Predicted 3D model of a 573-nucleotide part of an RNA (large-subunit ribosomal RNA, domain V) from a Candidatus Uhrbacteria bacterium. Lineage of the source: Bacteria > Bacteria candidate phyla > Candidatus Uhriibacteriota. It was read from a public genome assembly.

Context: one part of a larger RNA
């Protein structure tokens, strides 16, 4: 070195199970509720099944009677119209009618004149007729229940039919419509961005920087704003006019600052509101007259994936200002916003299902959305899951590794100062430079068709920034004992109590009781106390289902079988 046998399990990110943790899916399921919407159930009212009386109340109506008080005035004048007569009694007459008597009428007064008479009505009251409504009460015949007998029926109790009695009774029950309630049940929803997810924050529009001198340009980069305002005495149009602000000098009250004069600077003032860019022929300030804050079009362009958005010559109509030329289709510009559908509104008179009409529709206009998750899934929607499940992801977290080194550990430089004196025996401020890769982090690069996670046990191996033992320099080293530094990794580096602990504290020793790396070494070597499933409880939070780097009790660690590498022992060559 090779072969074989017997062993050990360090590796083959060993095997097994398309990771159960985490995230994602316009996936699923179970559960909850003051999520949404339904349904079952319960309940309110009306109608039907459902009929007859009485009383009371009330409404309308029929009819009769009554009913109306200002003042003037016979006097308690309801209104309007007709109207010169009319009611009772007596006589004559067949009757029509005539006469007498008597009660009232035209008169004077009043805005309005006769209850003299007739008709139609008004207000209020009483009675009456009819109809209706509400309530109470009552009846029996619907409907319902109980009992007896007979039948179905060969059956003590069910069910149906017949018959009789009793109770209850137009209620109840049932059906239709309707309002309420209802996790009892059901179907669903419960956004996205995100240096994992959750919590927080954000989501549309405007201005600046980033933005690299065209345009455009990202981030949970740095700063701010908007969801409007102004109208007939404008902050719009036009015509005409004016110049702000600061500083200096001078001037009564008068001051830092009021108003007046002069000079200098130059745009610093002002512009309704954030910023940027503009603005003096001013776009800033003042005044006169006004409504173009118009209607119908539009050459040509800017921007842009689309849809939007933006600018606008010129023409026609009607108008404002101006002597005119002209200017004016809101505002110095850029924010001040919402597609489509839907229904409603105004207009038009285009269609109109045989015809006429027009229900409806079309066309033009304008309104109704913090549809703010602002290109707006629905008119309408929150949660829990450790009882969980599926599809995926190392596109994305927790362990380990990697990169990094803020943090961490160690070292070095400078030397103000401490050290009686003296920076450097020993220390060392303010600062500066490194090394390491043991802490907490950052990143998210292999692994989610699985790389088992703390501590203990067993067995270790390496580094040296050395705890002991060894050798040395300095000392603020008399000796002894120390301090600090240099060299040095050969060997060594305890046993107990508490705690799951690593750590730590304590006890007793020791020459010493070192610090780290090795997937925080080592679970196909062991354990399983902790953490981290399902059970249960406490505290707290939550309406609740449930939740908690809060606590507590409990809780299956697979392969008697090792293929290869590695290692050990033996045999043979």
């Nucleotide at each position: 070195u090779g072969u074989g046998u017997a062993g050990u399990u360090a590796g083959a990110c060993g095997a097994a199970a398309a990771g159960a943790c985490c995230c994602c899916g316009u996936g699923a399921a179970g559960c909850u509720u003051u999520a949404c919407u339904a349904c079952u159930g319960c309940u309110u009212g009306c109608c039907a099944u459902u009929g007859g009386g009485u009383u009371c109340a009330u409404g309308u109506u029929u009819u009769a009677u009554a009913u109306g008080u200002u003042c003037a005035g016979a006097a308690u004048a309801g209104g309007u119209g007709g109207g010169a007569g009319u009611g009772g009694u007596g006589u004559c007459g067949c009757a029509a009618g005539a006469c007498a008597u008597u009660g009232c009428a035209a008169c004077a007064g009043u805005g309005a004149g006769a209850u003299a008479c007739c008709a139609c009505c008004c207000u209020u009251a009483u009675g009456u007729c009819a109809c209706g409504u509400a309530a109470a009460u009552u009846c029996u015949a619907a409907c319902c229940g109980c009992c007896g007998c007979c039948c179905c029926u060969g059956a003590a109790u069910c069910g149906g039919g017949g018959u009789g009695g009793c109770g209850a009774g137009a209620c109840a029950g049932u059906g239709g419509c309707u309002g309420g309630u209802a996790g009892g049940u059901a179907g669903u929803u419960u956004a996205c961005c995100u240096g994992g997810g959750g919590c927080g924050g954000g989501u549309g529009c405007c201005u600046c920087c980033c933005a690299a001198a065209a345009a455009g340009u990202a981030a949970c980069g740095g700063a701010g704003g908007c969801g409007u305002u102004u109208a007939c005495a404008a902050a719009g149009g036009u015509u005409g006019g004016c110049u702000u602000a600061g500083c200096c000098c001078g001037g009564a009250u008068g001051g830092a600052a009021a108003u007046c004069g002069g000079g200098c600077u130059g745009g610093a003032c002002g512009u309704g509101c954030a910023a940027a860019c503009g603005c003096a022929a001013a776009a800033g300030c003042c005044a006169g007259c006004u409504u173009a804050a118009c209607u119908g079009c539009a050459a040509g362009g800017c921007c842009g994936a689309c849809a939007c958005g933006c600018c606008g010559c010129g023409c026609a109509g009607a108008u404002a200002c101006g002597a005119a030329a002209g200017u004016a289709g809101a505002a110095g510009u850029u924010a001040g916003u919402g597609a489509u559908c839907c229904g409603a509104c105004c207009g038009u008179a285009c269609g109109a299902c045989a015809u006429a009409g027009g229900a409806c529709g079309g066309c033009g206009g304008a309104a109704g959305c913090u549809c703010a998750u602002c290109g707006g899934a629905u008119a309408a929607a929150a949660g829990c899951u450790a009882c969980u499940c599926c599809g995926g992801g190392g596109a994305u977290a927790a362990c380990a590794g990697g990169c990094u080194a803020g943090u961490c550990u160690c070292c070095c430089c400078c030397a103000a100062g401490c050290g009686u004196c003296c920076a450097u025996a020993g220390c060392g401020a303010c600062g500066g430079g490194g090394a390491g890769g043991u802490u907490c982090g950052g990143c998210a690069c292999c692994u989610c068709g699985a790389u088992g996670u703390c501590g203990g046990c067993u067995c270790a191996u390496c580094g040296c920034a050395u705890c002991c033992u060894g050798g040395g320099a300095c000392u603020g080293a008399a000796g002894a004992a120390g301090g600090c530094c240099c060299c040095a990794a050969g060997g060594g580096u305890u046993u107990g109590g508490c705690u799951g602990u690593u750590c730590g504290c304590c006890a007793a020793u020791u020459a010493a009781a070192g610090c780290g790396g090795u997937a925080c070494g080592c679970g196909a070597g062991c354990u399983g106390g902790g953490u981290u499933c399902a059970g249960a409880a406490c505290g707290u939070c939550g309406u609740g289902a449930g939740a908690c780097a809060g606590u507590u009790c409990g809780g299956u660690c697979u392969c008697c079988u090792a293929u290869c590498u590695a290692c050990u022992a033996c045999a043979c060559a």